Predicted 3D model of a 90-nucleotide RNA (TPP riboswitch aptamer (THI element)) from Pseudooceanicola endophyticus. It matches the Rfam family "TPP riboswitch aptamer (THI element)". Its family is annotated with thiamine pyrophosphate binding in the Gene Ontology.
[in-house]
RNA sequence: CCCCUGCGACAGGGGCGCCCCACAGGCUGAGACGGACCCUUUGAACCUGAACCAGAUAAUGCUGGCGGAGGGAGGCGCAGGGACCCCGCC
Numbered sequence: 001c002c003c004c005u006g007c008g009a010c011a012g013g014g015g016c017g018c019c020c021c022a023c024a025g026g027c028u029g030a031g032a033c034g035g036a037c038c039c040u041u042u043g044a045a046c047c048u049g050a051a052c053c054a055g056a057u058a059a060u061g062c063u064g065g066c067g068g069a070g071g072g073a074g075g076c077g078c079a080g081g082g083a084c085c086c087c088g089c090c
Base pairs, nucleotide, nucleotide: 002082003081004080005079006078007077008076010074011040012039013038014037016034017027018026019025046071047070048069052065053064054063055062
C1' cells in the first nucleotide's frame, strides 16, 4: 500500500403530492418547505420512461406492476483487527 469494523470532521446529492371553505384541518410518507428529513457507488434517496398499465380511494406515485430497466451524489483523517512482505529465535 491492500481488506474489514468503528468513530470523526468536511463535502456533495434529493423531494415536497392529494382533498379542502385555500384558513384551519384531513390522507400517504422518514420528510409534503422543515432548517428538518432521506441519500452518497455495498448507490430503490431521487430522476427518466410517465399525461404509462392494473387495482383501490373522497382524491393523489395511495398500492402493485413497469423494475435490479436506464441515469444518479465521497474523498479524507483517527483507532482496532486482518492479509501480505522483511528480520530474529526454536

Source information: Of the family's consensus pairs, 100% are formed in the model. Taxonomically the source falls in Pseudooceanicola (Bacteria, Pseudomonadota, Alphaproteobacteria, Rhodobacterales).